[in-house]
Record summary
Predicted 3D model of a 165-nucleotide RNA (SAM riboswitch aptamer (S box leader)) from a soil metagenome. Of the family's consensus pairs, 97% are formed in the model. The sequence is in RNAcentral, with records from MGnify. Model confidence (mean pLDDT): 75 of 100. Rfam family: SAM riboswitch aptamer (S box leader). Rfam describes the family as follows. The SAM riboswitch is found upstream of a number of genes which code for proteins involved in methionine or cysteine biosynthesis in Gram-positive bacteria. Gene Ontology term of the family: regulation of gene expression.

RNA sequence: CUCAUCCAGAGGGGUGGAGGGAACGGCCCGAUGAAGCCCCGGCAACCAUCACGAUGAUCAUGCGCCCUGCGCCCGGAUCCGUCCGCGCAGUGAGUCAGGGCGGCGAGGUCGUCUCGUGACAGGUGCCAACUCCGGCCCGCGGCGCGUCGCCGCGGGAUAGAUGAG
Numbered sequence: 001c002u003c004a005u006c007c008a009g010a011g012g013g014g015u016g017g018a019g020g021g022a023a024c025g026g027c028c029c030g031a032u033g034a035a036g037c038c039c040c041g042g043c044a045a046c047c048a049u050c051a052c053g054a055u056g057a058u059c060a061u062g063c064g065c066c067c068u069g070c071g072c073c074c075g076g077a078u079c080c081g082u083c084c085g086c087g088c089a090g091u092g093a094g095u096c097a098g099g100g101c102g103g104c105g106a107g108g109u110c111g112u113c114u115c116g117u118g119a120c121a122g123g124u125g126c127c128a129a130c131u132c133c134g135g136c137c138c139g140c141g142g143c144g145c146g147u148c149g150c151c152g153c154g155g156g157a158u159a160g161a162u163g164a165g
Base pairs, nucleotide, nucleotide: 001165002164003163004162005161006160011040012039013038014037015036019029020028021027024134025133026132041127042126043125046123047122049119050118051117052116053113054112055111056110057109058108059107062104063102064101065100066099067098068097069096070094074085075084076083077082086090131159136156137155138154139153140152141151142150143149144148
């Protein structure tokens, strides 16, 4: 700097000894013990990991269809012209080669899930009050005669926090 989230959730002990809630204004928390540090516990699921799923690309294979090529014509006799026999019928040898199309089936590999689902709890984070509330802008409602002010509600911006990059 960018993106996502921020009305859910989850605390005990020890130490420490006066602050803390980022700053400001409020309003709170705090000697029934603040911050900080240590131990144990918990919450959550951002990242990582795993499984399934979706989707895309690619690979080889099976299958179907088509084209080309090659191959494939019963038995006997023969003077090689045929004759005889059998049969409804003589292609009785297509697990063949090459190519094209389909993308139907199952699969491998890789990618993506900018918001798929689930599991786990490794890396973080967090465990008073919505980020405790507000400021700046906009909208709505109420009160005050009113420019305007106050109160309430909602949306956005700014700031901040956490994660990921």